[in-house]
Context: one part of a larger RNA
Molecule: large-subunit ribosomal RNA, domain V
Organism: Desulfurellaceae bacterium bin18
RNA sequence: CCCGCGGCAGGACGGAAAGACCCUGUGCACCUUUACUACAGCUUUGUAGUGACUUUAGGGGUAGCAUGUGUAGGAUAGGUGGGAGGCUUUGAAGUAGGGGCGCUAGCCUCUAUGGAGCCGUCCUUGAAAUACCACCCUUGUUGCCUUUGAAUUCUAACCGAGACUUCUGGUCCGGGACACUGCAUGGUGGGUAGUUUGACUGGGGCGGUCGCCUCCUAAAGAGUAACGGAGGCGCGCAAAGGUCGGCUCAGGCUGAGUGGAAACCAGCCUUCGAGUGUAAAGGCAUAAGCCGGCUUGACUGCGAGAGGGACACCUCGAGCAGGUGGGAAACCAGGUCUUAGUGAUCCGGUGGUUCCGCAUGGAAGGGCCAUCGCUCAACGGAUAAAAGGUACGCCGGGGAUAACAGGCUUAUCUCUCCCAAGAGUUCACAUCGACGGGGAGGUUUGGCACCUCGAUGUCGGCUCGUCACAUCCUGGGGCUGGAGCAAGUCCCAAGGGUUCGGCUGUUCGCCGAUUAAAGUGGCACGCGAGCUGGGUUCAGAACGUCGUGAGACAGUUCGGUCCCUAUCCGCCGUGGG
Numbered sequence: 001c002c003c004g005c006g007g008c009a010g011g012a013c014g015g016a017a018a019g020a021c022c023c024u025g026u027g028c029a030c031c032u033u034u035a036c037u038a039c040a041g042c043u044u045u046g047u048a049g050u051g052a053c054u055u056u057a058g059g060g061g062u063a064g065c066a067u068g069u070g071u072a073g074g075a076u077a078g079g080u081g082g083g084a085g086g087c088u089u090u091g092a093a094g095u096a097g098g099g100g101c102g103c104u105a106g107c108c109u110c111u112a113u114g115g116a117g118c119c120g121u122c123c124u125u126g127a128a129a130u131a132c133c134a135c136c137c138u139u140g141u142u143g144c145c146u147u148u149g150a151a152u153u154c155u156a157a158c159c160g161a162g163a164c165u166u167c168u169g170g171u172c173c174g175g176g177a178c179a180c181u182g183c184a185u186g187g188u189g190g191g192u193a194g195u196u197u198g199a200c201u202g203g204g205g206c207g208g209u210c211g212c213c214u215c216c217u218a219a220a221g222a223g224u225a226a227c228g229g230a231g232g233c234g235c236g237c238a239a240a241g242g243u244c245g246g247c248u249c250a251g252g253c254u255g256a257g258u259g260g261a262a263a264c265c266a267g268c269c270u271u272c273g274a275g276u277g278u279a280a281a282g283g284c285a286u287a288a289g290c291c292g293g294c295u296u297g298a299c300u301g302c303g304a305g306a307g308g309g310a311c312a313c314c315u316c317g318a319g320c321a322g323g324u325g326g327g328a329a330a331c332c333a334g335g336u337c338u339u340a341g342u343g344a345u346c347c348g349g350u351g352g353u354u355c356c357g358c359a360u361g362g363a364a365g366g367g368c369c370a371u372c373g374c375u376c377a378a379c380g381g382a383u384a385a386a387a388g389g390u391a392c393g394c395c396g397g398g399g400a401u402a403a404c405a406g407g408c409u410u411a412u413c414u415c416u417c418c419c420a421a422g423a424g425u426u427c428a429c430a431u432c433g434a435c436g437g438g439g440a441g442g443u444u445u446g447g448c449a450c451c452u453c454g455a456u457g458u459c460g461g462c463u464c465g466u467c468a469c470a471u472c473c474u475g476g477g478g479c480u481g482g483a484g485c486a487a488g489u490c491c492c493a494a495g496g497g498u499u500c501g502g503c504u505g506u507u508c509g510c511c512g513a514u515u516a517a518a519g520u521g522g523c524a525c526g527c528g529a530g531c532u533g534g535g536u537u538c539a540g541a542a543c544g545u546c547g548u549g550a551g552a553c554a555g556u557u558c559g560g561u562c563c564c565u566a567u568c569c570g571c572c573g574u575g576g577g
Stems, first nucleotide, its partner, number of pairs: 001577008010569003014564002022398004027394002029390004035195005041188003045184005051154002054151013068137001078136005085119003094113008158175003162172004198210003207227001211233006234379001235277001236336002241295007249273001251269005275284002278341001280339003299322004305316004311380001324333003347373007355366002405452001406450001407448003411445001413441006422432002459534001460532003464526001465523005472497003475492006499513005540558004544553003
């Protein structure tokens, strides 16, 4: 060196299972609820099957009866007309009793008694007799008719798990126009069902944001991103619009009673620093700023031609016609110094219209013109209409994206160096070292998201180690604020060594007892195809808390399947050539 055999498991990001964690999908399922919308169920009312009598309350009609005092007045005079008589033994006045009305004066009526009278035109009054008749008004009452509601009762519809029976029936008994059922209607309704529950995002969630305007970023044309830096808008104005004419602001200095840093006045200086309805930018003194006069162009019908934009759409616009305002006129005016002050389509409302209008004429309805109704603000607006849970979960995907490990980085961390204010009685540097500055390392917490999601098993312990040295001990040295013993600090040094227990899942830490010492780190926070499985991190269950709930909690608690016969590399032992 070649070939075996017996072994060990460090590697082949070993095998197994298209990762269960995480994200993603306008995926799925199941569960919840004060998500949305339905439906069952329950319920309200009406009506039909569904009838009778009575009572009662209300409305309407009709007939009878009653009913009506303002003041003056014999007094409780409803209105108008006719009218000189009317009522009465079919029983008047009066008296007694009862009832009703009542503005307490009286009016009406019934019964009994009584026995022949009572009332009218008279005088007052705006109006004359309820003496009598007729038609009406107000309010009330009685009867009848009709209608609506309520209540009691009834029995013949209808019902009965009741009794009997000759049994799809019948009888009795009980209930009874209720119950029940149909149709219509309002409510309730996770009982059930179908669904929805946005996106951006230095993973996701939480938070924030989502359209429009202005500035910077923006790299001297335009445009240009970020969860980059700053602010505004979701209007206002009938003048704050048009035109004609006129004016000049802010500030400073000086002066003048009250009067002051600012009130009003005068002079001078000052070119724009003021002002502009509202943010900012760009503008503006010939003013776009300020004041006054007259006014409505904050017009109708168009529009050559341009600019921006993927489109949709947005913006500018001379000029023409009509009629208008201001101006002597030339001219100017189709809102506002400009750029924000906003919403497509569908659906519907209102006004107009010479349009269409189902044989024809109309109408219904529609079109066209004008206009109105969206924080459709997730603002190019999925529907008129929508929230959550899943650790019981499932599927498709992703290392396009998180948690472990690695990588890059090194803010943070550990170590170190420079400067040296100061502490150290004195003296910066025995020792310590502020304010600052330069590095190293890659053990911490992070940042980034680069391999791995068709799987790289994750804390701690055990076993087995190996390396670094920024050395815990042992060894050699320098300095000391080193007398000695001891100690501090620095330099060299990695050969060897570096304990046993109690508590806790712990690493760590605290404690006990020792030791020469009880080192710090790396090795996928070394090591689960070597062990463990106490912790974390599935399914069960409980507590506290949160949640209406399903459920949830770097909160707690009890419980909870750790697979692999070694092909290659590697290593140990051994044999042959």